[in-house]
Overview: RNAcentral holds the sequence, with entries from ENA. Transfer RNA from Leisingera sp. ANG-Vp, 76 nucleotides, folded computationally. The prediction has a mean pLDDT of 80.

RNA sequence: UGGAAAGUAGCUCAAUUGGAAGAGCAACGGCUUUUGGUGCCGCAGGUUGCAGGUUCGAGUCCUGCCUUUCCAGCCA
Numbered sequence: 001u002g003g004a005a006a007g008u009a010g011c012u013c014a015a016u017u018g019g020a021a022g023a024g025c026a027a028c029g030g031c032u033u034u035u036g037g038u039g040c041c042g043c044a045g046g047u048u049g050c051a052g053g054u055u056c057g058a059g060u061c062c063u064g065c066c067u068u069u070c071c072a073g074c075c076a
Base pairs, nucleotide, nucleotide: 001072002071003070004069005068006067007066010025011024012023013022019056028042029041030040031039049065050064051063052062053061
């Protein structure tokens, strides 16, 4: 420098040829226990990497940029 893949909750990941975001774990609260753990119940947590565009409507489609990983190439 070129190509490919990925970026969504604190973490790991979903989201059906575009109809508006959810699960598990973790955190918090409660029950259980002398306490803790385990188990059960509940609650909260999101500018979907950033900025634009298309559309009645974008996590999804298009453009640019950023970050990470992989492959190839160049210089040393």